Model confidence (mean pLDDT): 87 of 100. The RNA shown here (SAM riboswitch aptamer (S box leader)) has 92 nucleotides and comes from a sheep gut metagenome.
RNA sequence: CUUAUCAAGAGCGGUGGAGGGAACGGCCCUGUGAAGCCCGGCAACCUGUGGGAGACCAUAAGGUGCCAAAUCCGGCGGGAACGAAAGAUAAG
Repeated sequence: CUUAUCAAGAGCGGUGGAGGGAACGGCCCUGUGAAGCCCGGCAACCUGUGGGAGACCAUAAGGUGCCAAAUCCGGCGGGAACGAAAGAUAAG
């Protein structure tokens, strides 16, 4: 940079000790214990495996990802539905 997806799903565990939710503005979460790490779990984008003529289905071993709130909400366009931008993840 291109393409796809982003309203579902996931712990009453251990460790750790103050922060976290991208940035800004909000609004929230947090010593009834944040981030990080370990374990656990969810999902099924890629690989693998099985099935199928195929579309595709199953599985969850491997590579990622994810596990408060719609991508937590808003910011640009639109009366609204919605779209864009930005961001995240995957594959190339």
The model forms 96% of the base pairs in the Rfam consensus.